Model confidence (mean pLDDT): 82 of 100. A computed fold for a 96-nucleotide RNA from an uncultured Clostridia bacterium, annotated as THF (Tetrahydrofolate) riboswitch aptamer. The model forms 94% of the base pairs in the Rfam consensus.
RNA sequence: GGCAGAGUAGAUGCCACGCGUUAAGUGCCAUGGGAUGGGAUGUUGCCUAUGGACGAAAGGGUUCAGGCCCUGCGGUGUGGUAUCGCAUCCGCUGCC
Numbered sequence: 001g002g003c004a005g006a007g008u009a010g011a012u013g014c015c016a017c018g019c020g021u022u023a024a025g026u027g028c029c030a031u032g033g034g035a036u037g038g039g040a041u042g043u044u045g046c047c048u049a050u051g052g053a054c055g056a057a058a059g060g061g062u063u064c065a066g067g068c069c070c071u072g073c074g075g076u077g078u079g080g081u082a083u084c085g086c087a088u089c090c091g092c093u094g095c096c
Base pairs, nucleotide, nucleotide: 001096002095003094004093005092010084011083012082013081014080015079016078017077018076019074020073021072028052029051030050031049032048033047034046038090039089040088041087042086058071059070060069061068062067
């Protein structure tokens, strides 16, 4: 120097355990903040604070009752796992 490759944030499926079902959460909009392959810059995307609009699926068993249990439901949370997963330059690994 050439060729090949690994790795981020995160996405989806599955499993487990929770939360809500007295409506939080999720999703949408506006503004601010933040983290984003090992380094630099940074897009899509992601997280977060505040505000706004919208908006829901319960049923059964048991108990004197509080409550507990089961089956559901929620574009629900966390963890595990499988697959996918950085634009440019440099770096890293392997081969030549």